[in-house]
This record gives sequence, C1' cells and structure tokens, in this order.
RNA sequence: GGGUAUAGCUCAGUGGUUAGAGUACAUGCUUAACAUGCAUGAGGUCCUGGGUUCAAAUCCCAGUAUUCCCA
Repeated sequence: GGGUAUAGCUCAGUGGUUAGAGUACAUGCUUAACAUGCAUGAGGUCCUGGGUUCAAAUCCCAGUAUUCCCA
C1' cells in the first nucleotide's frame, strides 16, 4: 500500500421486494432398521462507530481483526 469481514461452516447479494444459496442441525415422510431421497422448520447486532441519502449489507470517513505485497 491492496484485499477480506453477511446463518455453526463455505459463500452470494452493484441504494428500495420479508437478506439468500450450498452444507451442517432439528422435525416429519419413506425403510424391518440404517443410509439415501423428499418435505418442512429453526438459525442473522450484515465486524464496530460516525456520516451521506426520503431510504444503506451496499456509497463515504475513522477504527478493529485477518490476509497478501513493498521497503
């Protein structure tokens, strides 16, 4: 100096719709039982603070954490 920070984990989401997917988890169906499959559900301080805006996860500033590069 650059990148990243969103569900337990891995990640989408280029100013307005209830913030989403995969996986994991719970319940039900299926099975003699398990696995697989199907359906449903729960799970979020969008890193923190401030600013801009009618409206911010999204734009701007500062900070924190982490990672890469240069010296």
Description
This is a predicted structure of a 71-nucleotide RNA (transfer RNA) from Vicugna pacos. Model confidence (mean pLDDT): 81 of 100. Its Rfam family is "tRNA". About the family: Transfer RNA (tRNA) molecules are approximately 80 nucleotides in length. Rfam links the family to the GO term triplet codon-amino acid adaptor activity. The organism belongs to Vicugna, within Eukaryota.